[in-house]
RNA sequence: UAAGUAAAUCGGGUAAUCGCGGGUUUAAAACCCGAGGAAAGUCCGAGCUCCACAGGGCAGAAUGCUGGGUAAUACCCAGUGGGGGUGACCCCAGGAAAGUGCUGCAGAAAAGAGACAGCCAGUUUUACUGGUAAUGGUGAAAAGGCAGGGUAAGAGCCUACCAGUUAUUGGGUGACCAAUAAGCUUAGCAAACCCCAUUCGGAGCAAGAUCAAGAAGAAAACAGAUAGUGGCCCGCUAUAGUUUUCGGGUAGAUCGCUAGAGGUAUAAGGUAACUUAUAUCCCAGAUAGAUGAUUACCACACUGUUUUACCUUAUGGUAAAUACAGUGACAGAACUCGGCUUAUGAUUUACUUGCCAA
Numbered sequence: 001u002a003a004g005u006a007a008a009u010c011g012g013g014u015a016a017u018c019g020c021g022g023g024u025u026u027a028a029a030a031c032c033c034g035a036g037g038a039a040a041g042u043c044c045g046a047g048c049u050c051c052a053c054a055g056g057g058c059a060g061a062a063u064g065c066u067g068g069g070u071a072a073u074a075c076c077c078a079g080u081g082g083g084g085g086u087g088a089c090c091c092c093a094g095g096a097a098a099g100u101g102c103u104g105c106a107g108a109a110a111a112g113a114g115a116c117a118g119c120c121a122g123u124u125u126u127a128c129u130g131g132u133a134a135u136g137g138u139g140a141a142a143a144g145g146c147a148g149g150g151u152a153a154g155a156g157c158c159u160a161c162c163a164g165u166u167a168u169u170g171g172g173u174g175a176c177c178a179a180u181a182a183g184c185u186u187a188g189c190a191a192a193c194c195c196c197a198u199u200c201g202g203a204g205c206a207a208g209a210u211c212a213a214g215a216a217g218a219a220a221a222c223a224g225a226u227a228g229u230g231g232c233c234c235g236c237u238a239u240a241g242u243u244u245u246c247g248g249g250u251a252g253a254u255c256g257c258u259a260g261a262g263g264u265a266u267a268a269g270g271u272a273a274c275u276u277a278u279a280u281c282c283c284a285g286a287u288a289g290a291u292g293a294u295u296a297c298c299a300c301a302c303u304g305u306u307u308u309a310c311c312u313u314a315u316g317g318u319a320a321a322u323a324c325a326g327u328g329a330c331a332g333a334a335c336u337c338g339g340c341u342u343a344u345g346a347u348u349u350a351c352u353u354g355c356c357a358a
Stems, first nucleotide, its partner, number of pairs: 001354010012298007020034006036330001040341002043339005048204004060200005065079005080093005094195002099193002101189003116136002118132006144162002147159003163185001165182007208255004217246006225239005262281008300328006306321006
């Protein structure tokens, strides 16, 4: 200097004026607080609330190497094995030897298989029969690889090495690792059904709780009115009216609502994730939804102009300076936390590989 790998930090600051939401002080005024690392996606896990209080079983779903962390997780940390990369580093993970099923096309043959060509032997020799998986061709995959022996030709048929399987011994909490021996070698797919282990009741703050107009409903009381009954009065029945009471609960209001598995610092334990102790801090709470605008100064990054210096025949290039001008990512709470994923600007640190110079 170029290309990368892994991580960390920040997400401009100060002041003034005007404005908006909330709180405190008695009205007015004053003072204090007022978005994010992702507030987003709603993909996981919890708290909290209600329901038939959720105990067992079936079905269904999720997770899936080992150990640890945590309230919990599909998250995090540390390891194991395999794969990729020159490397820093990154990615993947139960069982195919419980059973069923599938494996297109091509190919002679696709799962305890197979003889098309080739090779070898024989015969009744333009052919047929038998042996053979070493050779060819097809395919993602051809029944361990490779070398030697062996044979009519061949073959783990035999032997050495390598890979795999099983057993024993040793090490490790464990995944697993190492050594020795035996047999002769076992296709792939479980995001096909399935098997094994673990976990899961459902709905969600528009959850839910309290207070409660108006209208409507029910009951009781009231004195008169109207209608009916009756020859008339009382009485009785019906209708509307007034007053009181009642339950349900709409509009509306209040709570839930923000002090919490909380932040910061220090110490201790632990490789780490994380945990414990002490001290200290209070940091939005709206309900159609506030958190904004303007001005001045400063800081950072980039771009352009100007000036100076150097190089160059020149166009131009490099470096520095101050001044001026311009630009400033993704995005916006709505019950609250822990993760993951996605979007995005800038800076820094450590490491890797290549090239150049001393």
Molecule: Bacterial RNase P class A
Organism: Atribacterota bacterium